[in-house]
RNA sequence: UUAGAGUUUGAUCCUGGCUCAGGAUGAACGCUAGCGGCAGGCUUAACACAUGCAAGUCGAGGGGCAGCAUGGUGGUAGCAAUACCACCGAUGGCGACCGGCGCAAGGGUGCGUAACGCGUGAGCAACAUGCCCUCUUCACGGGGAUAACCAGGAGAAAUCCGGCCUAAAACCCGAUGGUGAUCUGGACAGGCAUCUGUUCCGAUCUAAAACUGAGGUGGAAGAGGAUUGGCUCGCGUGGCAUUAGCUAGUCGGCGGGGUAACGGCCCACCGAGGCGACGAUGUCUAGGGGAACUGAGAGGUUUAUCCCCCACACUGGAACUGAGACACGGUCCAGACUCCUACGGGAGGCAGCAGUGAGGAAUAUUGGACAAUGGUCGGAAGACUGAUCCAGCCAUGCCGCGUGAAGGACAAGGUCCUAUGGAUUUUAAACUUCUUUUGCGCGUGAGCAAUAAGGGCUAUGCAUAGUCCGAUGAGAUUAGCGCGCGAAUAAGCAUCGGCUAACUCCGUGCCAGCAGCCGCGGUAAUACGGAGGAUGCGAGCGUUAUCCGGAUUUAUUGGGUUUAAAGGGUGCGUAGGCGGGACGUCAAGUCAGCGGUGAAAUGUCGGGGCCCAACCCCGGAACUGCCGUUGAAACUGACGACCUGGAAUGCGGAUGCUGUGGGAGGAAUGUGUGGUGUAGCGGUGAAAUGCAUAGAUAUCACACAGAACACCGAUUGCGAAGGCAUCUCACAAAUCCGUUAUUGACGCUGAGGCACGAAAGUGCGGGGAUCGAACAGGAUUAGAUACCCUGGUAGUCCGCACAGUAAACGAUGAUGACUCCCUCCCGGCAAUCACGGUCCGUGGCCAAGCGAAAGCGAUAAGUCAUCCACCUGGGGAGUACGACCGCAAGGUUUGAAACUCAAAGGAAUUGACGGGGGCCCGCACAAGCGGAGGAACAUGUGGUUUAAUUCGAUGAUACGCGAGGAACCUUACCCGGGCUCGAACGGCUGUUGAACGACUCAGAGAUGAGGAGGUCCUUCGGGACGACAGUCGAGGUGCUGCAUGGUUGUCGUCAGCUCGUGCCGUGAGGUGUCGGCUUAAGUGCCAUAACGAGCGCAACCCUUGCCGUCAGUUACCAGCAUGCAGUGAUGGGGAUUCUGGCGGGACUGCCACCGUAAGGUGGGAGGAGGGGGGGGAGGACGUCAAAUCAGCACGGCCCUUACGUCCGGGGCGACACACGUGUUACAAUGGUGGGUACAGAGGGAAGCCAGCCGGUGACGGUGCGCAAAUCUCAAAAACCCAUCCCAGUUCGGAUCGGAGUCUGCAACUCGACUCCGUGAAGUUGGAUUCGCUAGUAAUCGCGCAUCAGCCAUGGCGCGGUGAAUACGUUCCCGGGCCUUGUACACACCGCCCGUCA
Repeated sequence: UUAGAGUUUGAUCCUGGCUCAGGAUGAACGCUAGCGGCAGGCUUAACACAUGCAAGUCGAGGGGCAGCAUGGUGGUAGCAAUACCACCGAUGGCGACCGGCGCAAGGGUGCGUAACGCGUGAGCAACAUGCCCUCUUCACGGGGAUAACCAGGAGAAAUCCGGCCUAAAACCCGAUGGUGAUCUGGACAGGCAUCUGUUCCGAUCUAAAACUGAGGUGGAAGAGGAUUGGCUCGCGUGGCAUUAGCUAGUCGGCGGGGUAACGGCCCACCGAGGCGACGAUGUCUAGGGGAACUGAGAGGUUUAUCCCCCACACUGGAACUGAGACACGGUCCAGACUCCUACGGGAGGCAGCAGUGAGGAAUAUUGGACAAUGGUCGGAAGACUGAUCCAGCCAUGCCGCGUGAAGGACAAGGUCCUAUGGAUUUUAAACUUCUUUUGCGCGUGAGCAAUAAGGGCUAUGCAUAGUCCGAUGAGAUUAGCGCGCGAAUAAGCAUCGGCUAACUCCGUGCCAGCAGCCGCGGUAAUACGGAGGAUGCGAGCGUUAUCCGGAUUUAUUGGGUUUAAAGGGUGCGUAGGCGGGACGUCAAGUCAGCGGUGAAAUGUCGGGGCCCAACCCCGGAACUGCCGUUGAAACUGACGACCUGGAAUGCGGAUGCUGUGGGAGGAAUGUGUGGUGUAGCGGUGAAAUGCAUAGAUAUCACACAGAACACCGAUUGCGAAGGCAUCUCACAAAUCCGUUAUUGACGCUGAGGCACGAAAGUGCGGGGAUCGAACAGGAUUAGAUACCCUGGUAGUCCGCACAGUAAACGAUGAUGACUCCCUCCCGGCAAUCACGGUCCGUGGCCAAGCGAAAGCGAUAAGUCAUCCACCUGGGGAGUACGACCGCAAGGUUUGAAACUCAAAGGAAUUGACGGGGGCCCGCACAAGCGGAGGAACAUGUGGUUUAAUUCGAUGAUACGCGAGGAACCUUACCCGGGCUCGAACGGCUGUUGAACGACUCAGAGAUGAGGAGGUCCUUCGGGACGACAGUCGAGGUGCUGCAUGGUUGUCGUCAGCUCGUGCCGUGAGGUGUCGGCUUAAGUGCCAUAACGAGCGCAACCCUUGCCGUCAGUUACCAGCAUGCAGUGAUGGGGAUUCUGGCGGGACUGCCACCGUAAGGUGGGAGGAGGGGGGGGAGGACGUCAAAUCAGCACGGCCCUUACGUCCGGGGCGACACACGUGUUACAAUGGUGGGUACAGAGGGAAGCCAGCCGGUGACGGUGCGCAAAUCUCAAAAACCCAUCCCAGUUCGGAUCGGAGUCUGCAACUCGACUCCGUGAAGUUGGAUUCGCUAGUAAUCGCGCAUCAGCCAUGGCGCGGUGAAUACGUUCCCGGGCCUUGUACACACCGCCCGUCA
């Protein structure tokens, strides 16, 4: 000293990318802004620059005197002071000039440079060094010029020309001189190869300047020091290999030249080298470092400010001067640009400080001062200094301070809510008390200041040194301090879906918009916009850009490659990397001690100074590095001499579809010839093309051709891989086993390289039987450039050559070592030839371990070692370009980018799905019966129409559905007329009246107006009831069933759906619930890491079928009795039927067979009923955002003289059409007429209605009975008799005409029924489709609800008559269980590809 999160899925684990939270910045932009300290401020155009300033100084070197001052002399004026003029360089000084020093520093910028440029460490025995310091010696004599000045000339100017004079510390000559320089020779010492040092002899060469205040300062030669510089070398210091070869002064030598010095630096000659995969050369980019940011670190990124080095100064080139330059404010040449010009010619260089334009998102004043620090010159005073110190501008950054403090309420307002009320804003404010930082005003005021000249004192020989005094402040109206005033002058920005701290309301309605990622927005948005509130930070806050981090996502620390991206197709082998056992030596690596260096600043630790902090100062450690030196010797390395275990070899044996080249064989196929033989063959799902009477196919014989080798054959064998299969011969190679034989580490891997390398393909030459791309034809099909069929070229085969790829796969590189059990096989060895052992190989299953899992597991994907290859999100793309190879195809091999997405992906899980599999079920099919679809009508729906045809229901699961009753009402729709406390209801206040109200008028009615009458209770306050006025609540079939409750449909009465605990799995999840048998059933039995349990199933409930018992009226009547025309009518009975209570009964209980059991089977028994007896009610977890806001309830939204409400009328009943559900038919199993039986379940008082009368009838009249086992509604088909005779009919009844009945306020729109008349379509219904398995279908009628009546042929029930068929589960539909595949999960009505728009 190391933090993670979001995002791939229905969910999971993994891989993997994208994104976020952090820090940083020379920043910019948006909003906002009180103060101070410290710092910073053109990142772009090394673009162009107006103006000013940035390098001068010395009169103590010189000649001088233009200008200034002083003095002197003369003159003029004046009495004079004085003024003016002229002269004198005499003095102070001094423009310009000669001369000296400086100008090579300081300051700026980053163009160039990939380099000894920089960093670091060394070297120079190969060098220089002005000013400074120390030491030694010296300065003698002489000479000639030149600038200024003067006068003249040229020119617009810049400037220049020649002429005369003159000085010096300018220049020159001579002398002297050494330890200097050069040369020759000798000696000694040292070292590092050339050499170096010392010394001796000789020859040659070279010096000087003065000034003075007399103290000094300066000058020359030489030696040394210090400082600074020059050169050389080791190591380090970018990208691209889609840049692989580069190089002629190139590399070296000898000799010269040049330089301060080495050197091809340059030259002549000679040699042919030098550099490069450890990346030369080329190209692109870039000043380098100290350091800065980030990071746990290793690392990554950066080079602004400060420091060091380098490079540059408009662009390019060149030298001069000088100690030093190839010179930012010097010179020359060339170029571009700008300016001046009299057009002849000239001038200039802000990458110095300010400043301007331009560029840009963007970066400041044409400020003050030399007071301090420093620099140059000077003896000094001093001058100069845009270095520097200060100030100005800018929130650009860091740091600090403030915008008040304490007390103070159940307030108002705002906002929200579960809304009589509460919460929040909120102690926030007001108000009271207090403080005064900041601000404003006034005053005071440190330090930066040390000293200079000069003076005093001390010391000493001078003169210097020390000490004390002694001018000087840009900043500056400074900091600080004191006093006064007064809360007075001072808060914003972003965010609030998750990540991520912070939530509500309104608006909007996939619009407007947001967004870093995931994603929000389609009417209830915490995600948009506003508001209220909250959160974060705060004189700032956000956004954008960039860097590091998170990212172990390039992995040295610290990753991977069976399936996620990733093992090269295989071998041989070069370089390289790595390498067995024992010994010795060395010390390169390695380790340790010591020395040098690692600049300062920065960072860090300690301490200190500004009130604190930022900032600054001092000290320490550190700077992980490099160099030197002394040691150590384990390991690596080098060398030497050994070993046998690795490797190789020999010998003996064995094996094989190992390779290459010959030879041989039979079957099949095709073809040819001949024979037999006749009408087809062939082919397919079915066909056709094709072949065939010129004789096919078939069959026999003979012949030929090419290709491939059945059986054996296997989970076998061999090979490096590709690959290899008839038999045989030859040659060659390999592997294995055995073997105390030989060598002695000879080994492993292997970038480049070389070789091999299926099929297809290419070239040349052969061959060509079969098969067969292309192609042709026939089919299939919507099409069919396919699948199928008939043909058929290349090819398939051989030789030679090329090509070089494959899912070249074990998707698993090679080598070595180590690590359980079991089992089969191939080839050897030994053997007690049994069991078993051993070596090599090839398989299976598993332990540990590994793995995301699947799985791997001695043939590792385990544990280790070495080497090679490869990977870094998906798509674009293995594409483009370039290079290489190839005859081409191409191929490869290498291999991008723009753009685009937030994923792509692996394994496993649960579902769903499959024109996957297995098992099973259902009127699912099949077998049957009857229908629908055709007709007419009824009814519902769509559509259309309409003022309105109210609304809803829409595959199955809407459509005779909501509706179990639309003429008004209903009614929700339309038109018109009214009302607004409202048609109904509750509370309160006030006024008033009992309530109630026949009746009259107007009106379509609602309504309005009138109104006889009526006179409540009371405690006398009032109350009940009503009217009116006001108010708070109303009312809405208006919207949202996608905000909801409740209810319902459907899958489906299908057998399923889950839980607890345990166990398994990292997890989703699994197990249980699977398997076998069985069942209608997850029903049961057996088995079993499961054991149990719940919701479902079944049973319990109702009903029906048999019996018993009890009870018995209104039911019943056997026996007894009475009575009637007749009738349980009556007495009576309790037997029977029946009614309705309670029980019994059925359980595979018994028998037989099958089965372990559960259970099954029986045309077995018994029994009313037999294996669930029939029917009903009852519907698991869930699915369909299924249906319903119009049954009801309810959130939200909307309307409020109307979207509420009342009334009249109309509509919901429309009608070219289309569909669903039904009714009636088409007839003789029938119609019609007549006769004659038998139910059940229900209803009935504003009702059912017997009987009688009238009417053809509906019905009317009258009237008994019955609130009903008593009365009543009340049967039909069947059966009997008769008739019709196959026809649009004696079928069928629509439609229409007429006449009626009934209900009702009212039957026009718009009722039902009756009678008479009329008599339509229809003669059994296309494709297709529905119901039903027994008291069922079919058929016959009856009842009920709703209801005044009824459009009911509907619905719900009831009974009468009463069938046929089921071989079976292949197929259609639906469903259940198990299993399998999946790129589906909105789940196959999925997903997804291409084309077009």